[in-house]
RNA sequence: GACCCCGUAGCUCAGCGGAUAGAGCGCUUGCCUACGAAGCAAGAAGUCGCGCGUUCGAAUCGCGCCGGGGUCG
Numbered sequence: 001g002a003c004c005c006c007g008u009a010g011c012u013c014a015g016c017g018g019a020u021a022g023a024g025c026g027c028u029u030g031c032c033u034a035c036g037a038a039g040c041a042a043g044a045a046g047u048c049g050c051g052c053g054u055u056c057g058a059a060u061c062g063c064g065c066c067g068g069g070g071u072c073g
Base pairs, nucleotide, nucleotide: 001072002071003070004069005068006067007066010025011024012023013022018056027043028042029041030040031039049065050064051063052062053061
């Protein structure tokens, strides 16, 4: 330098054109307990990497850029 894959909550990931963007783990609060753990209930947490474009509508499609991984030179 060329090509391919990935970038969504603190972490691991789902979602691949319409709905208020979700799950598990973690975190917080309450219940329970002598106290914890476990269990139960509730909750907080997201510019969907950034910008532009396509579309009535974009996390989802296109282009550029940034970051990570891989193959080749």
Transfer RNA from a Candidatus Limnocylindria bacterium, 73 nucleotides, folded computationally. Model confidence (mean pLDDT): 81 of 100. The same sequence occurs in records of 2 taxa. Rfam family: tRNA. It is annotated as a transfer RNA.